[in-house]
Context: one part of a larger RNA
Molecule: large-subunit ribosomal RNA, domain II
Organism: uncultured bacterium
This record gives sequence, structure tokens and C1' cells, in this order.
RNA sequence: GCCAACGAGUUAGUUUUAUGCGGCUUGCCUAAGGAGCAAACACUCCGGAGGCGUAGUGAAAGCGAGCCUGAAUAGGGCGAUCGUCGCAUGGACUAGACCCGAAGCCGGGCGAGCUACAUAUGAGCAGGUUGAACCUUGGGUAAAACCAAGAGGAGGACCGAACCCACGAGCCGUGCAACACUCGGGGAUGACUUGUGUGUAGGGGAGAAAUUCCAAUCGAGCUCGGCAAUAGCUGGUUCUCUCCGAAAUAGCUUUAGGGCUAGCGUCAUGACAUUACAUCCAAGAGGUAGAGCUACUGGAUGAGAAUUCGCGGUUCGCCGUAGGGUUUUCAACCAAACUCCGAAUUCUUGUGAUGCGUACCAUGGCAGUCAGAAAUCCGGCGCUAAGGUCGGAUCUCAAAAGGGAAACAGCCCAGAUCAUCAUCUAAGGUCCCCAAAUCUAUGCUAAGUGGGAAAGGAAGUGGAGUUUCUUAAACAUCUAGGAGGUUGGCUUAGAAGCAGCCAUCCUUUAAAGAGUGCGUAAUAGCUCACUAGACCAGAGACUUUGCGCCGAAAAUGUAACGGGGCUAAGCAUAGUACCGAAGAUAUGGGCCAGCUCUUUCUUUUAGUUCAUAAAUUGAGUUUUGAUAAACAAUAUAGGUUUGUUUUUAAAAUUUGAAUUGUGAUUUAAAAGAAAGGGCUGGCGGUAGGAGAGUGUUCCAUAUGCGCUGAAGCGUAAGGGGUGACCCAUCGUGGAGUGUAUGGAAGUAAGAAUGUUGGC
Repeated sequence: GCCAACGAGUUAGUUUUAUGCGGCUUGCCUAAGGAGCAAACACUCCGGAGGCGUAGUGAAAGCGAGCCUGAAUAGGGCGAUCGUCGCAUGGACUAGACCCGAAGCCGGGCGAGCUACAUAUGAGCAGGUUGAACCUUGGGUAAAACCAAGAGGAGGACCGAACCCACGAGCCGUGCAACACUCGGGGAUGACUUGUGUGUAGGGGAGAAAUUCCAAUCGAGCUCGGCAAUAGCUGGUUCUCUCCGAAAUAGCUUUAGGGCUAGCGUCAUGACAUUACAUCCAAGAGGUAGAGCUACUGGAUGAGAAUUCGCGGUUCGCCGUAGGGUUUUCAACCAAACUCCGAAUUCUUGUGAUGCGUACCAUGGCAGUCAGAAAUCCGGCGCUAAGGUCGGAUCUCAAAAGGGAAACAGCCCAGAUCAUCAUCUAAGGUCCCCAAAUCUAUGCUAAGUGGGAAAGGAAGUGGAGUUUCUUAAACAUCUAGGAGGUUGGCUUAGAAGCAGCCAUCCUUUAAAGAGUGCGUAAUAGCUCACUAGACCAGAGACUUUGCGCCGAAAAUGUAACGGGGCUAAGCAUAGUACCGAAGAUAUGGGCCAGCUCUUUCUUUUAGUUCAUAAAUUGAGUUUUGAUAAACAAUAUAGGUUUGUUUUUAAAAUUUGAAUUGUGAUUUAAAAGAAAGGGCUGGCGGUAGGAGAGUGUUCCAUAUGCGCUGAAGCGUAAGGGGUGACCCAUCGUGGAGUGUAUGGAAGUAAGAAUGUUGGC
């Protein structure tokens, strides 16, 4: 790395809220516990302890459809019945609470076989060198000191192996090695090195001290436990289709990458017009753009005047003057925090109109959003810098595919339900790449301008205009003249038109400056202005404008049209065709919503008919009891007993009436659901809301298939479904496994530096 398997919103609750469904509502419910039955769970029945509800309000006493506040009969605040239990679902809360992930904190143990220090007991240090003290002898001295020789063998002494260390360089750096190797280097009788035993333990020990060591771990070891610590942080979070669809803002926040409330989304219920929105109209709001300023507040310029300060002069009357202040006249100006004025757009209101057709509003459930980005316009900051930053308005992206801009989230066009080898267009294009005009007409450009750039520069060239000269001959060209006073004066070495200063006249003339430039030391010389002749028809100056030219240097390679290439296939104006998108249209299919029609079903209400039940009532029959009277019979002393009739009560039964309940039938109405037909409208979508489904495992009930072959696996290809998926065929396999209706979940994998296994 690949493949397979595993891998993340769960469970619980005397909690709480909303929605759906169900039971009861003469309010609802039981908890613990008990009884029955049971192997157990469960189930059934008791059990009302207690909970919620039935009245609120006030701090409370309390009062009570009211209460509180208050002096109040005022105003204001909260109220004036929306149950309860169960199940399911969405949320909240408490728990690990969607999953994985810290660094850390605390407790109990295990560690000094590495290393630090200590301790007990042992061991090791080739060879060579130096030559302290003490001593001896000799010298020396009064005695010493002292000197010399010998002897001696000290030292954290010297050189250098073993041994210990680790200073330099190389090498190694998926190594020989989680610190090595090679060549050099330091210590090597010492604070030396080393074996073995022992001791010191984590809020601690040890430390010739480096936050150094305490088992490859050290600003507090390792291990197990508390522990699923906590994580406003990062990553991940598994099937499908349908409908709608955001935000990147405000306020508060030890808050700023987190939260809460509001805003914006969705769903439900209600309400539904004097709703919302758009345009027009009407009535209002306003002080921006612009403009203006002897209309204020300020700024600022020129010319003049008055006055005053300063300076100079002075006949003290005043005059002049570089400068300053104040006032004033004229003229031309400036302002986000100036305004005598003042738009457009905008905003507000309308029981005005029109359009649209619920878009609006209320209550409640569930969110997500609080990093936004470019573009255009109006502004602040900045440098009228930034792909800058902060406000406001709009728009697109975000969350939007398609066409154009060569390529190119935010620009231009345009909003993808699906299909079509149909049509028409948008932006943009039509020589070739590359679909469509080598289209039409009139001009411009000569620069490959087009196809990168400024100040500035230029007899490039086209258009429009003003003005001067011109057959009384212009402009240009050629021929000739361009003179005299005079070398003007001054200055100067010189200054003669031509260094400089002042003046700038006169004369002769067709005309000729006291001189336009070159030139000389100064002259000279050349030339111009100006004039005549020749020639001949336009010539000059300026303003404005279209398109061009120069200005124009960068790093791999033309490289500043997308390329080829283009003199139009460039630019301007006008026009006609055509191409061009998932836009529009055409035809057909799917889905969603609304309206409408038909059919079926369910519920409710009302009615018809039938059946049945209950109790009431009327009538009849039978039985039984009671009471009184009459009669009869039997027995008897009598009381009494029995039977019949009348009265009354009860029961049973038959039947009629009306009432109520239940069930069935059918009719009508209303509501709802489903299916089908028609019409209208819609179907981009992230976060997110809502709805409908697919698949997996297990359970219950019913019912199938299977050794004549279940599941699983393979088979790219058959069939069905919008899709998740489903059903066939064949092979393999060898014993289980579907479907329908419900229920319960360890229920769907591509991502988490995921986990495990295999390769």
C1' cells in the first nucleotide's frame, strides 16, 4: 500500500417539555407490598400511601374570581378550569452520554544487576627519566651557616604501554553500533583504576553542581489503580428517494476560532383581512450632490483707498517710503465638523388606485449560523497604495451546474426533474484551429497600431473652423541692390551695425535696421531684414478634433492577438443574415402541491324498515298466597280442614302500545381516507428542518420452499423498481430457509496518521 472483518447519537430515570395514537374522564393513575396461577419471567386481582388536576394572588399574615402594589373607588402586574395514565417519536437535564485522542493530578507498590555517592573486603599499574628531605665523608667556621662529593629515593614529578578518559578530524549516519570505527589526543603512584558484597527511593535519593544521574525513561522514575480524568480543541461518524432551505449580523459575555437571546430556515396549529410586497398617485420627512458666501463661521489672493506704527527728509504745514496692523472699495476664490439656497435617488404615511394571490401575522416543536469573499456605486483610514482595512446600498459565490471571458469561486449571459441525431435565441461570435458572413455601405489607420504604459516631444495623416497675403502677381526659388552722414555718443588698448551702456535721428532712394546671425585683435568678409526684376497660382499663421509616431530595458524560450496567420481577418458608423446555453419552445415520461370530477371505504348526524334486549303500561290465560262474604262437601264436641265464586297481591306466560338501548339494512347530509381522471403551478442546493421508503439480525402469529438440493459464493450480460434494492438463469455448495402482518434492535462503512488478520 491493497484486501477482508470490526468500528461511532446508545441505555437508564418517581426528572421535564412538545407532538401522534390509545384507555378512562360520575377526574385520572397506582408505588412498595400482598394473593392467585406458575419451574421462572410474565399474567390476573387486591393495595389510593402518594402524585397530577379541579383557583388564583401576595414576601407573608391573608383574601379570593379575584389578588398584589398604592392614600386611592386611579393606573399598572399576575389571574378568571384546556385532565390524567400508558406507548411511540423529537428535544432538554442527570449520568462516560456519538466515537477515538492529551499533556497532566493523586494513591499503593516495584526498582541503585545501568548510573551517582558511600561502605566492607580484595585486585591492578611494562619500561625509562628526574633526583627533594634525611644521612655519610671531605672542605669550611670560634661554633654554626655554607660548599663539594657520595649515598638516598621524595613527588596529586616527567616520558610512555596495559588500564582509564573522550580534546581534534575523518568515517558512519535505513550504521558493525538507538553514540560505534580509524588516525591523532589527555591521565597513567593517584582527588588513580577496578572485581565482589552491602546501603541510600520518587513531595525522595545521589550530585568536585550540568536541571546531572536514579535500568536506551528525569524541571520530578517505572507500574497498577482513581479512569471511559477533563479537552469551549483536531479528526471521524456507515442505506435511498421526495419537499423546503439558511447564516457568517446585533446586544451581552475574563468575551473575541466558545456561548446565550434576537435576526434569518423548517414543521405543526390557528387566524386570514383595514395583511405583506411591487408600481402609480397624494401628503409629508430631510440638508447630501451641486451651488453660494457684503447670508453666518472661518480660510485665502490681487489692485486701490483711509488711518496708524516704523524709517527718511522737513520750510514742522507736510512729503516720500522696502515693511507691519486695523478699516474699507472693486475683482476672482476655498471648507467633513460654513450655509442665504438646494436636487436626483431614498424614507414615512394613506379606510387612495392597480397588480399579485398568502408571500404577511400569532403561538408552539426542531435547528443551523456568530472566521465570510470578490465585483459595482457612496464614504472613513491609508499614499484618492494594496488580492489593504472599516461602514452603507446592490449583486454573485458561499450553497450554482451550463454558455462566454484562451485557461480563470465572486466578471457578462443564464438558474440543471428526465429523454430527443427537433426549433428559436442570450452574452459572445461568424478566414483556419472552431459552429456560423473571406456579408453590404461609407470612412479612418500603415504603426502589425490593433495585440501593454505617463509626463513630455514632433512639417505623420484625415475632418471642422478662424484669420492674413494674393493676377495692382502673393509664398518659395533665381538675378540684382542692401547706400550716405557714420568708425552715432559713451566706454575701452581697441569697440568701426554685431563685448557692454545710452540714444535709435536725418538724407539719397524702388529699398536698405545707427542693424538678424556668422566672423575679425579691431577692420575686412559672408548673410538677414527691406526693395526691384524674372516666374507663376495659391501661400502662411492659429484653434479644435479622429487615427497613428517617439518616449518603451530582465532574467530557461518566441512569450504583452489563445495559436496559425491578418493590411483586414484592425478601428469607427449604419444595416442584413447566421452560429451560439442544461435559457425558451416542441413532443413524450416521472415526482410534488393546489383545485375539481368520478368511484370505493370509514366515521358522525338525521330518517326508513327489520331483528333483539330492558324497564313501563293495557288486556287475556295459568299458578300461588292473603283477606272477607256466600254456598257446598268431609271430619269433628267445638275451633278447624278442603273445594267453588267474588275482591286483592305476587309470579310465570301470551299479546298490543309507546319509550330507550344494541345490531343489521337502506336513504340523505357533513367530514375524512384511498384510488383513478382532468386542469393549473412547481421540481439547483451546503448547514439544517420535514416526509416516505430499502436492506440486516432476532421474536410472535399465519403460511410456504428444501437432499428431485436450503443458505452462502461465483456469474460485467436477463427482468422489475426514481432509488436504496428485489427476482430469475447457470455453476459451485451440501442443510436449512423464505413470504405476509406486527414487534425488538449490538441495524447499513471509504475515509478517524482508525483496530485486528492476511498478502